[in-house]
């Protein structure tokens, strides 16, 4: 320098235009002499800026990071 892909909750992973969900982690009950594991209940997120549409994690431009190809 040319192409591609990928950024969702502390972690990890779904959502392909219409209430953003699961699973572990945490926090609270309940259970146990305790812990542990079980059930219940809750906390907590769409990289960042625009732009399309009624409506945007989705579609489109630009940016930033990360990975892979190529030269």
């Nucleotide at each position: 320098c040319g192409g591609g892909g990928c950024a969702u909750a502390g972690u990890a992973u779904a959502a392909u235009g219409g209430u953003a969900g699961u699973a572990c982690a945490c926090g609270c009950g309940c259970u146990u002499u305790g812990g542990g594991a079980g059930c219940g209940c809750g906390c907590a997120g769409c990289c960042u800026g625009g732009g399309u549409u009624c409506g945007a994690c989705u579609c489109c431009c630009a940016g930033u990071g990360c990975c892979c190809c190529g030269a």

Transfer RNA from a Candidatus Moraniibacteriota bacterium, 71 nucleotides, folded computationally. It matches the Rfam family "tRNA". Rfam describes the family as follows. Transfer RNA (tRNA) molecules are approximately 80 nucleotides in length. Their secondary structure includes four short double-helical elements and three loops (D, anti-codon, and T loops). Further hydrogen bonds mediate the characteristic L-shaped molecular structure. tRNAs have two regions of fundamental functional importance: the anti-codon, which is responsible for specific mRNA codon recognition, and the 3' end, to which the tRNAs corresponding amino acid is attached (by aminoacyl-tRNA synthetases). tRNAs cope with the degeneracy of the genetic code in two manners: having more than one tRNA (with a specific anti-codon) for a particular amino acid; and 'wobble' base-pairing, i.e. permitting non-standard base-pairing at the 3rd anti-codon position. Gene Ontology term of the family: triplet codon-amino acid adaptor activity. Taxonomically the source falls in Candidatus Moraniibacteriota (Bacteria, Bacteria candidate phyla). The coordinates come from a structure-prediction model, not an experiment, and the mean pLDDT is 82.